[in-house]
RNA sequence: GCCGAGAUAGCUCAGCUGGUAGAGCGCUUCCUUGGUAAGGAAGAGGUCCCGGGUUCAAUUCCCGGUCUUGGCU
Numbered sequence: 001g002c003c004g005a006g007a008u009a010g011c012u013c014a015g016c017u018g019g020u021a022g023a024g025c026g027c028u029u030c031c032u033u034g035g036u037a038a039g040g041a042a043g044a045g046g047u048c049c050c051g052g053g054u055u056c057a058a059u060u061c062c063c064g065g066u067c068u069u070g071g072c073u
Base pairs, nucleotide, nucleotide: 001072002071003070004069005068006067007066010025011024012023013022019056027043028042029041030040031039049065050064051063052062053061
């Protein structure tokens, strides 16, 4: 330099036929216990990498950029 994949909650990732954003783990409170662990119930937490475009509506489609990663040279 060329080609591809990815960026979504604190972490690991779904959601990729456009329509109010989810799971597991973790965190907070409560129940249970003499106490802890385990178990049960409830809850908080996200400008969906950034900037434009299309659309009534964009995490999702299009363009550009940034970063991470794989391959080729």
The RNA shown here (transfer RNA) has 73 nucleotides and comes from a Patescibacteria group bacterium. Its mean pLDDT, the model's own confidence on a scale to 100, is 81. Its Rfam family is "tRNA". The family's RNA type in Rfam is transfer RNA. The organism belongs to Bacteria candidate phyla, within Bacteria. It was read from a public genome assembly.